[in-house]
A computed fold for a 1515-nucleotide RNA from an uncultured bacterium, annotated as small-subunit ribosomal RNA. Its Rfam family is "Bacterial small subunit ribosomal RNA". The sequence is in RNAcentral, with records from ENA and SILVA.

RNA sequence: AGAGUUUGAUCAUGGCUCAGGAUGAACGCUAGCGGCAGGCUUAACACAUGCAAGUCGAGGGGCAGCGCGGUGUAGCAAUACACUGGCGGCGACCGGCGAAAGGGUGCGUAACACGUGAGCAACUUGCCCCGGUCCGGGGGAUAGGAGGUGGAAACGCCUUGUAAUACCCCAUAACAACGGGAGUCGCAUGGCUUCUGUUUGAAAAACACGUUGGACCGGGAUGGGCUCGCGUCCCAUUAGCUGGUUGGCGGGGUAACGGCCCACCAAGGCGACGAUGGGUAGGGGUUCUGAGAGGAAGGUCCCCCACACUGGAACUGAGACACGGUCCAGACUCCUACGGGAGGCAGCAGUGAGGAAUAUUGGUCAAUGGCCGGAAGGCUGAACCAGCCAUGCCGCGUGCAGGAAUAAGGCCCUACGGGUCGUAAACUGCUUUUGCGGUGGAGCAAUAAGGUCUACGAGUAGACCGAUGAGAGUACAUCGCGAAUAAGCAUCGGCUAACUCCGUGCCAGCAGCCGCGGUAAUACGGAGGAUGCGAGCGUUAUCCGGAUUUAUUGGGUUUAAAGGGUGCGUAGGCUGUGCUGCAAGUCGGUGGUGAAAUAUCCGGGCUCAACCGGGAGGCUGCCACCGAUACUGCAGUGCUGGAAUACUGUUGCCGCGGGAGGAAUGAGUAGUGUAGCGGUGAAAUGCAUAGAUAUUACUCAGAACACCGAUUGCGAAGGCAUCUCGCGAAGCAGUUAUUGACGCUGAGGCACGAAAGCGUGGGGAUCAAACAGGAUUAGAUACCCUGGUAGUCCACGCAGUAAACGAUGAUGACUAACCGCUGGUAUCAAGGUAUCAGUGGCCAAGCGAAAGCGAUAAGUCAUCCACCUGGGGAGUACGACCGCAAGGUUGAAACUCAAAGGAAUUGACGGGGGCCCGCACAAGCGGAGGAACAUGUGGUUUAAUUCGAUGAUACGCGAGGAACCUUACCCGGGCUCGAACGGCAAGCGAACGAUGCAGAGAUGCAGAGGCCCUAUGGGCGCUUGUCGAGGUGCUGCAUGGUUGUCGUCAGCUCGUGCCGUGAGGUGUCGGCUCAAGUGCCAUAACGAGCGCAACCCUUGUCAGUAGUUACCAGCAUUUAGGAUGGGGACUCUACUGAGACUGCCACCGCAAGGUGAGAGGAAGGGGGGGAUGACGUCAAAUCAGCACGGCCCUUACGUCCGGGGCGACACACGUGUUACAAUGGCGGCCACAGAGGGGAUCGACUGGGUGACCAGGAGGGAAUCUCGAAAAGCCGCCUCAGUUCGGAUCGGAGUCUGCAACCCGACUCCGUGAAGCUGGAUUCGCUAGUAAUCGCGCAUCAGCCAUGGCGCGGUGAAUACGUUCCCGGGCCUUGUACACACCGCCCGUCAAGCCAUGAAAGCCGGGGGCGCCUGAAGUCCGUGACCGAGAGGAGCGGCCUAGGGCGAAACUGGUGAUUGGGGCUAAGUCGUAACAAGGUAGCCGUACCGGAAGGUGUGGCUGGAACACCUCCUU
Repeated sequence: AGAGUUUGAUCAUGGCUCAGGAUGAACGCUAGCGGCAGGCUUAACACAUGCAAGUCGAGGGGCAGCGCGGUGUAGCAAUACACUGGCGGCGACCGGCGAAAGGGUGCGUAACACGUGAGCAACUUGCCCCGGUCCGGGGGAUAGGAGGUGGAAACGCCUUGUAAUACCCCAUAACAACGGGAGUCGCAUGGCUUCUGUUUGAAAAACACGUUGGACCGGGAUGGGCUCGCGUCCCAUUAGCUGGUUGGCGGGGUAACGGCCCACCAAGGCGACGAUGGGUAGGGGUUCUGAGAGGAAGGUCCCCCACACUGGAACUGAGACACGGUCCAGACUCCUACGGGAGGCAGCAGUGAGGAAUAUUGGUCAAUGGCCGGAAGGCUGAACCAGCCAUGCCGCGUGCAGGAAUAAGGCCCUACGGGUCGUAAACUGCUUUUGCGGUGGAGCAAUAAGGUCUACGAGUAGACCGAUGAGAGUACAUCGCGAAUAAGCAUCGGCUAACUCCGUGCCAGCAGCCGCGGUAAUACGGAGGAUGCGAGCGUUAUCCGGAUUUAUUGGGUUUAAAGGGUGCGUAGGCUGUGCUGCAAGUCGGUGGUGAAAUAUCCGGGCUCAACCGGGAGGCUGCCACCGAUACUGCAGUGCUGGAAUACUGUUGCCGCGGGAGGAAUGAGUAGUGUAGCGGUGAAAUGCAUAGAUAUUACUCAGAACACCGAUUGCGAAGGCAUCUCGCGAAGCAGUUAUUGACGCUGAGGCACGAAAGCGUGGGGAUCAAACAGGAUUAGAUACCCUGGUAGUCCACGCAGUAAACGAUGAUGACUAACCGCUGGUAUCAAGGUAUCAGUGGCCAAGCGAAAGCGAUAAGUCAUCCACCUGGGGAGUACGACCGCAAGGUUGAAACUCAAAGGAAUUGACGGGGGCCCGCACAAGCGGAGGAACAUGUGGUUUAAUUCGAUGAUACGCGAGGAACCUUACCCGGGCUCGAACGGCAAGCGAACGAUGCAGAGAUGCAGAGGCCCUAUGGGCGCUUGUCGAGGUGCUGCAUGGUUGUCGUCAGCUCGUGCCGUGAGGUGUCGGCUCAAGUGCCAUAACGAGCGCAACCCUUGUCAGUAGUUACCAGCAUUUAGGAUGGGGACUCUACUGAGACUGCCACCGCAAGGUGAGAGGAAGGGGGGGAUGACGUCAAAUCAGCACGGCCCUUACGUCCGGGGCGACACACGUGUUACAAUGGCGGCCACAGAGGGGAUCGACUGGGUGACCAGGAGGGAAUCUCGAAAAGCCGCCUCAGUUCGGAUCGGAGUCUGCAACCCGACUCCGUGAAGCUGGAUUCGCUAGUAAUCGCGCAUCAGCCAUGGCGCGGUGAAUACGUUCCCGGGCCUUGUACACACCGCCCGUCAAGCCAUGAAAGCCGGGGGCGCCUGAAGUCCGUGACCGAGAGGAGCGGCCUAGGGCGAAACUGGUGAUUGGGGCUAAGUCGUAACAAGGUAGCCGUACCGGAAGGUGUGGCUGGAACACCUCCUU
């Protein structure tokens, strides 16, 4: 210090989450020791038991109990009993002091409670200290005791006697109160000193004779009381509160001031600087966190406050309204003899309960401290110790060194082998903290009584001596033993350090966020290994941090959340310039205070540390005094620049009221006129022969003002447009003049405020929500059409909202240019120039996330206001205010999500645009779709109909040959080292096997025959065992390889540079051109790569070379054939070359290039055809061609055999063949090909057969022989017919292949002769040697279901105007809410489940206030006939009040049949609203309507695409 997470990627906005620290913690796993600290956060819930406040005999009477002494009795005595206050002491009692401290808790309290600083001239203070004075005399009681008596008890009552430092009286008195006088001081009320008069009020004794004690007055110290300034939580959906209330006079009361209380008088007091009300809460020192500022907390320790079962009350006292006191009331618990009583752990332990959770019914007063006492001493659950708990912090240990080129074992791997656990272990040596055992053994202790000494002065102070230790035989020291007694927890996908294997298979589970898991999971579970920390480690909870994510430090508001619709203006905030004064703020200095502890620094003590003690600074604050006067402020006095006023001129759709006008629309009347009009994409509804529409004339009505007109003008905004008059307002310019800061902003407030809407009354032409009808449609509550009511218009009133927008608050100042427009002024012949005010464009700097803004700022500053803080829920609910209503304003929460959103980028897409291409359309030719058959597929069937391929890119596809085989499927019969192959071991045997038998066969049985040698054995085979097998079983979504498609489309990229924060762009865009990112030009780009093209093959022309089996022009021979001699010319063969390049010409063009029936040429602008397929896309296809990871089967999912199936058949589809006929069919006749094949083969030729074919068979491994015949062609017949078309189907007879043609072959002959007469919607191919048509060959193959596939040649067309449209593609651009990318995204109702929430007849609570009734204890007041000699008291009455009862309201919570919307959810239903022009642009306000999204009207916005014109801007 940051990181993860919105996106395909980017930047910014913004939330969520993580890493850190902390804790009085809890939970899980684990655990050796010590030191220090901490330990009911919940029920201020209830409490058994014990203890926590006593002490003083030097105050008193006394003496129950104890001890001593004495006396008596009994006894020999010890001793027992009785008596005795004589002594030590002392229960109970009187009295004094203490008990108001210490200890606990945090209920209440938002307050002078606390903190801080002041004040009391308005007070008090026991014990302590200092000073002054005094201590004289007297009296009467009472407890205890004794006697009696009531009660269960608690507790009383009566009689009698008695003491005091208990109580009372008298005396004295400083002092106090009151009156008078003098002096002096203070901010005020007033205080202080002094003189004087009147009145009233004191005391206590004890004893050791030394003292201690008592009373009053004054002072001090300490503690307390009261008052004030400032600070001190949340809610304004709490805005008004207040009757002793605010003040006064007089009184009462108090220690003291005061409405604290009372009588009377006045009517005040508090409040947006937040009163009142509600909620929550003890406050501070401090603690945690943070760089700090802050934020959060207030446990332990210290200070203050409050409380003591709940509520009230007083008494005593110096002090209480009293934790371990009293009285009353209440609730609860306990005792009881039922009549009455007792109690209060929020003291220490402890118990129950609650809870996730918090300890011992311990020891000691040794120390420190407290109370009492003269002291000894007593008491002290304060305190000091110990116990329990890893609750925290700190420290220590669980060993150290050596030890293998690294055993075994685990785990992993690329597995002869290697890696890792790992120097780890074993083993050797060493050490002994800790542990165990032994021995020693603290400090804490100071001193008391008392003693000795010293100093001065009886006493006090100092020095020395002097009893005393709970903790504790602890800490510590030392000796011995022995590696001995001691390691875990979490994590390992990223953030975040740490990786593999197995299991699991969207299951089980994980998860802080993002997210993992659907068969190869580093994310689940286990294991090995690793990482982190370590007697701990993790989890959970909470706080701060990170979060500049509430922003003072330190944020924002055009589009991300956010500028109020606009103005005027109150409070408030801010405020030009000179001088003077003051000194509140401000600055400096000084003093006081800011307790200690804590925190920081420095040094110190426990072996270190934690911890503890010392010192220093700090505690940022508050108060006071002194000083300064720049700035702010206050006061005074000036100034003119801000602002305003006056005057002159000028401008405008500025406002209000009146008058006038023409065009259009509709209507009425009349005329002309006739059959339609109107409307739409097309129609229909509608109107019209009762005369419409059209047209002419006249008349009427209401509303709106064309052209001008514009990026124009005016206004604060909303808004404002014919002309004219009147009234009113404003801006601007100019000039001087006047005032002299009069200013800016503006919470509340007031006013204005489009459209729609509401009320009342008018008006009503047009248009037009609703509504009706007609269309469209699957539907059409819409878009379109015909009608049509509110409304639209006016007056008055209400309403108060809009995308009320520049999505940009107001004001002022400053900061480059350039080009327009409007208004004014100056100058000016004109053009122009200058200046002020406004209104536009484009840009510098700067700003901005970017888009963009840019003197009209979104720049740089200043002032004031408003507003924002993740999305949804929701501008909703509740409450309040406003409104006639509609509704508006204000405005949440629960719950839920890990995002929502902005700008820009690259793609993709658009029923967006531009340009371009393609048999894409069009123009043509021929087909398919109808028929029959063939073939493939779906479906169905089946024991099986094996499997795969499935839009284009599956379907005559894998298959270029399913009768058996193939074959993977089914049925049945067999085998299990297996059908094939390799290795090892053992045994047996040659191997092999004619033949026979059984069997469907596989196979089994029998079996003639039948080896070599180097002789241990070898080859081969069989059996057994074993290691490898085998699988067309699964996964093409684990893969390789191969392939299809976009597409032979023209694209896809890189380096460097440049631009941009970045994704990315540029290059690759633009213009021209091309088949082409082909080239040229231009150019922040310059180059390059993969593609294109070319290089390759073939074909077309020529040449050279070479001529056999090919060829034959000339020569020769020949019956006929290049048959022969011969030839090398030609054809051809097959090798090498040439040729074509817009090279030449003309035109166009800058060029590239294009055009031309141009020239030449076999070929002309790529000559034709092929091979060749960029980056990539479709998780495209294939595990069944092959290969391969993983998984699965192993007497079977392997393998062999026989048979069957893959050939089924109601159907549906694809691809084909043959046809429907005359451009044909049939018969006959007769030429010309090319490319291929041939040895288990092609087979001439001869013979046989109607034929398929058969029997012979020359030649040929082939430019030689052969397949071999080409078909189209020509001639004849047929004459439009289901035919001499067509040939399906079926019957019969054959041929051939083959082990075998039943399922299930082809072919031949004879016979039979089906459908079909040119094919609906729709659809396919083809642009030239192409389509069409005709035949030929080959692969596979025994044969063949081939009409398929791949080739070959013959004959040989038509058409293309053109690019609007369909499909596909390329480039540029635009919009986007898409990015698994339009087969995208996404909205609302309905249905289902779950969740939280609003309303609701009510029901049940809670706290507080109000009224009425009642009213304890108690203070006070009154009375007081009774008691008392009296003082006084009992009693009685009254005021007040806790509590109780009744009542009416308000507030707040829970619950509630039913009901409203909301959120989430795997999948559901209906539609398609939005995103592209989203198919009717969308959205905002409002109104109406509709299952729903929504539709329509009206006004507004651009946050709308596109096009053209006008206009304008820039260059």